[in-house]
Context: one part of a larger RNA
RNA sequence: GUUUGAUACACAUGCAAGCCGAGGGGAAAGGCGUCUUCGGAUGCUGAGUAUACUGGCGGACGGGUGAGUAACGCGUAGGCAACCUGCCCCUAUGAUGGGGAUAACCCUGCGAAAGUGGGGCUAAUACCGGAUGUGGUUUUGAUGUUGCAUGACAUCAGGAUUAAAGCGGGUGCAAGCUCGCGCAUAGGGAUGGGCCUGCGUCCCAUUAGUUAGUUGGUGAGGUAACGGCUUACCAAGGCGACGAUGGGUAGCUGGUCUGAGAGGACGACCAGCCACACUGGGACUGAGAUACGGCCCAGACUCCUACGGGAGGCAGCAGUGGGGAAUAUUGCGCAAUGCCUGAAAGGGUGACGCAGCGACGCCGCGUGGGUGAUGAAGCUCUACGGAGUGUAAAGCCCUGUCAGAGGGGAAGAAAGGUUGUGAUUCGAAAGGGUCAUGAUUUGACGGUACCCUCAGAGGAAGCUCCGGCUAACUCCGUGCCAGCAGCCGCGGUAAUACGGGGGGAGCAAGCGUUGUCC
Numbered sequence: 001g002u003u004u005g006a007u008a009c010a011c012a013u014g015c016a017a018g019c020c021g022a023g024g025g026g027a028a029a030g031g032c033g034u035c036u037u038c039g040g041a042u043g044c045u046g047a048g049u050a051u052a053c054u055g056g057c058g059g060a061c062g063g064g065u066g067a068g069u070a071a072c073g074c075g076u077a078g079g080c081a082a083c084c085u086g087c088c089c090c091u092a093u094g095a096u097g098g099g100g101a102u103a104a105c106c107c108u109g110c111g112a113a114a115g116u117g118g119g120g121c122u123a124a125u126a127c128c129g130g131a132u133g134u135g136g137u138u139u140u141g142a143u144g145u146u147g148c149a150u151g152a153c154a155u156c157a158g159g160a161u162u163a164a165a166g167c168g169g170g171u172g173c174a175a176g177c178u179c180g181c182g183c184a185u186a187g188g189g190a191u192g193g194g195c196c197u198g199c200g201u202c203c204c205a206u207u208a209g210u211u212a213g214u215u216g217g218u219g220a221g222g223u224a225a226c227g228g229c230u231u232a233c234c235a236a237g238g239c240g241a242c243g244a245u246g247g248g249u250a251g252c253u254g255g256u257c258u259g260a261g262a263g264g265a266c267g268a269c270c271a272g273c274c275a276c277a278c279u280g281g282g283a284c285u286g287a288g289a290u291a292c293g294g295c296c297c298a299g300a301c302u303c304c305u306a307c308g309g310g311a312g313g314c315a316g317c318a319g320u321g322g323g324g325a326a327u328a329u330u331g332c333g334c335a336a337u338g339c340c341u342g343a344a345a346g347g348g349u350g351a352c353g354c355a356g357c358g359a360c361g362c363c364g365c366g367u368g369g370g371u372g373a374u375g376a377a378g379c380u381c382u383a384c385g386g387a388g389u390g391u392a393a394a395g396c397c398c399u400g401u402c403a404g405a406g407g408g409g410a411a412g413a414a415a416g417g418u419u420g421u422g423a424u425u426c427g428a429a430a431g432g433g434u435c436a437u438g439a440u441u442u443g444a445c446g447g448u449a450c451c452c453u454c455a456g457a458g459g460a461a462g463c464u465c466c467g468g469c470u471a472a473c474u475c476c477g478u479g480c481c482a483g484c485a486g487c488c489g490c491g492g493u494a495a496u497a498c499g500g501g502g503g504g505a506g507c508a509a510g511c512g513u514u515g516u517c518c
Stems, first nucleotide, its partner, number of pairs: 001360001002358001009321003013318003018057003030045006064276003073201008083193002088189007096130001098128002105120006135162012166181006202248003209239003214236008251273004255266004278299005301312004329355001331354003337351001338349004368398004378389004402459001404454005412445001416441011462507005467488003473502005483490002
């Protein structure tokens, strides 16, 4: 660094998407009192805290998988005068005056449960009318500019239609003023998407014809938008040997492996796109939906049940069973990076950062260094003279990596907050915003990396091969036996090919075998 390549098989348990607090409502435990029939009652605090509800943003991102898909799915190059775009940035204008409800809450009913009905009260940045119209849309008319076509753009005049919401800080008796965050309409930008087209994209012809919304037109509908996208009518077209249709297989790409290259094979990790979320179908909400941890219907399966009825969906992270030759922890942390939310502090985040397991891969390090004989012993071979193992060992002199013991001990951290100082900006002021600077505060990993000291060569080498290919040779045993073998081939009495010994060659915390690709 990577780790379910198969059974997109089934899943116990925990966690993986929440946050805010403008409006409404608003606890409890605990603590301190008072009263007490000692059972308890009650006040204050806890606290306008926690949680639920209404509301806003997010749940369409992030994470997983590769089933389906031979397709404008992907890649590449273009087009949209046929389109949309929440949050963000810029610009212009505005934010006026009203109304009726409803949850929470209270009362009450049904149900085993999940849940649900009725009555009553109340609020809003929730909902609904009215006003205004910078603008937008639409319509009528006029003028101008321009394009490859349908056409597009700009200006002016008249008509119709179309919007909003407040909250917090400061100040003030108040009206109000001011600062910040929001709200509405419109234009532009940025970002993200949608649609269309050329070209490219596996095998089978032992698949040769195929197609009825099919191909085109008109009217209508629908969509953000073009379009048989849908529908009615009309015409009879469309595709095909340059391989239609059918069948099989397959997510595509940047890339990866191999190769001198051309090419061949593959598509793990990382990154882009697509598709899917128990199986099939459907819409709702929303700026945006394959809506994985949303809804509805049907089906299979599992679970609960009082038998009436309900609940569920790990192809998120861990983990379990099963299957398999085979693949990990029900770990720590939000400290960093990013995302959501919030005015912020902060909160959340199995994304992510880390740790754990496995020589699965790659990389690095050690298992000691120097000296040491015409050369110990042992073993092997021998022509019996000797040769080899071999400076190898012993001996002597050293070193101190890793492991061990004892100490020290990070970077990753900067933002943000708090506090002090200064500058600048809005404002009449108060006060707020922005910037700079000093102090202080924040680390899962982790007492980890790293550093120092101590002792001591002490605790640390295997595997395959030696007939040729192919680097490395002899002795004994065996006798077509036992056996070897990737190919050629070895073995039937001197086997460098079998088995053992000695010696040698090659790799080395690995080495061989098998499978597979080039």